[in-house]
Context: one part of a larger RNA
């Protein structure tokens, strides 16, 4: 000096509590784990692995099995020789890579006219390509994590014989090592806050695709007309403990109050100090060793990553009446759209076809449900539930058999509210509703984003857990 104490003390935190909804209990989904298995490819492992690397494993993906085939190789860069290209198409043999044959097109460039330069292709020979083979305890770089926790520390100067101390402790305050006051310290770094977006109020600028208050006008902001509103995106204002009363040490602050759309950090996102875990990534990427080199490298078919006595994690749906089921109708945001989104009609009970107007989009398209009215069901393994099976289709896509999604009919399991324990969340939050993107031919219960509708509770910190300052004790380092 630090760590750690079932040591004190101050203090923070959806950490308790007070509340609300859930996980555990049943079907599935989807990840691991074990098993299995020619393969079930790897990787991740308390919290911080486990809907996690995957923002899409039928083929490709793919990295793994099995067979079949290649060896200067699927790709580079040199050398030698040839030769001049390329494309489409039809056919042999094969599961296909591959090897063969045909027919149609268009037929390299500059040139000092020397195969002289520069391209492509083929064969050869060799240096070499190549590896998702190991090592994340060799490593870059990226990234979790304590933890948006309030800390980490330097440089003069003092104090110590030296590690060190001191500053950075103490008194008050703060979300904060925020700041004020005192002090052998004085001063600065990184951090905190603020400069940054976005959301809430007012201005102003601008007016088309947007909007409509007045004035025609229409089924309709449809069309004329305006640009006031609204909205759209620049650009400025605006909140500063700045005013007023109280406490407070004349302070920093902290209570109350007025004005204000907003009140003390206004609500949200970015933003992650010095470290810590030899945490995690050689399979993104690079990359030092070390291994293969007719193979542990390539290339094709097919299987397999999708198995299933079994256990765990993570979610969907439910177990119903605050509900289901018919019917009527009302109201969003943020997005995406030319290989697209597809209006509207028509055919079909429906997934869907069919015919098609718009839209390179404030123009057209995709495009709401929860809710509310009415009507039925009346507590039941039920008109709850919806798994699983049977049959019949619909789209993708070369191709749904292993192994897709969705639609009809038919079936209708389990579940009547979940031990022990464990999680989330403090406000436009939880919870509930539904929209959308992205990946993507197709395929979402996952994850990323939007809005609708919208609560309970917080005495307080004595106790669990995490964490910060100071002190103390130490047989730890």
């Nucleotide at each position: 000096u630090g760590g750690c104490g079932g040591g004190g003390g101050c203090c923070c935190g959806c950490a308790c509590a007070a509340g609300c909804g859930g996980u555990g209990g049943a079907g599935c989904a989807u990840g691991u784990g074990g098993u299995u298995u020619a393969a079930u490819u790897c990787g991740a492992a308390g919290c911080a692995a486990c809907g996690c690397g995957a923002a899409g494993a039928a083929c490709c993906u793919u990295a793994c099995c099995a067979g079949c085939u290649c060896u200067u190789g699927a790709c580079a860069u040199a050398c030698c020789u040839a030769u001049c290209g390329g494309g489409a198409u039809u056919u042999u043999g094969g599961a296909g890579a591959c090897a063969g044959a045909a027919u149609c097109u268009u037929u390299c460039a500059g040139u000092u006219c020397g195969g002289c330069u520069g391209g492509a292709u083929a064969g050869g020979a060799u240096a070499c390509a190549g590896g998702u083979g190991c090592u994340g305890c060799a490593u870059g770089g990226c990234u979790g994590u304590c933890g948006u926790c309030a800390g980490c520390u330097c440089g003069u100067g003092u104090c110590g014989u030296g590690a060190g101390a001191u500053g950075u402790u103490g008194g008050g305050u703060u979300a904060a090592g925020u700041c004020c006051c005192g002090c052998a310290a004085c001063g600065a770094g990184c951090g905190c806050a603020a400069c940054c977006c976005c959301c809430g109020c007012c201005c102003u600028u601008a007016g088309u695709u947007g909007c409509c208050a007045u004035c025609a006008u229409u089924u309709a902001g449809u069309u004329g007309g305006g640009c006031a509103c609204u909205c759209u995106a620049g650009g400025g204002g605006g909140a500063c403990u700045g005013c007023c009363g109280g406490u407070g040490a004349c302070a920093a602050g902290c209570c109350g109050g007025a004005g204000g759309a907003a009140g003390g950090u206004g609500g949200g996102g970015a933003u992650g100090a010095c470290g810590u875990c030899a945490a995690g990534u050689c399979a993104u990427c690079a990359u030092g060793g070390c291994c293969c080199u007719u193979a542990c490298g390539g290339g094709c078919u097919g299987g397999g990553c999708u198995a299933c006595a079994c256990a765990c994690g993570u979610g969907c749906u439910a177990c119903a009446a605050u509900g289901g089921c018919g019917g009527u109708u009302a109201c969003a945001g943020a997005g995406g759209g030319u290989u697209g989104c597809g209006a509207g009609g028509c055919a079909g009970c429906a997934a869907u076809g069919c015919c098609a107007a718009g839209c390179u989009a404030a123009u057209c398209c995709c495009u709401a449900a929860a809710a509310a009215c009415c009507g039925u069901c009346u507590c039941a393994g039920u008109u709850c539930g919806g798994a699983u099976u049977g049959g019949g289709g619909u789209c993708u896509g070369c191709a749904a058999c292993u192994c897709g999604a969705c639609c009809c009919c038919a079936u209708g399991a389990a579940g009547u509210c979940g031990g022990a324990a464990c999680c989330g969340c403090u406000a436009g939050u939880a919870a509930u509703c539904g929209u959308g993107g992205a990946u993507c031919a197709g395929c979402a219960u996952g994850c990323c984003a939007c809005g609708g509708u919208g609560a309970a509770u917080a005495c307080g910190u004595u106790c669990c857990c995490g964490g910060g300052c100071c002190u103390u004790g130490u047989a730890c380092a």
Molecule: small-subunit ribosomal RNA, 3' major domain
Organism: uncultured prokaryote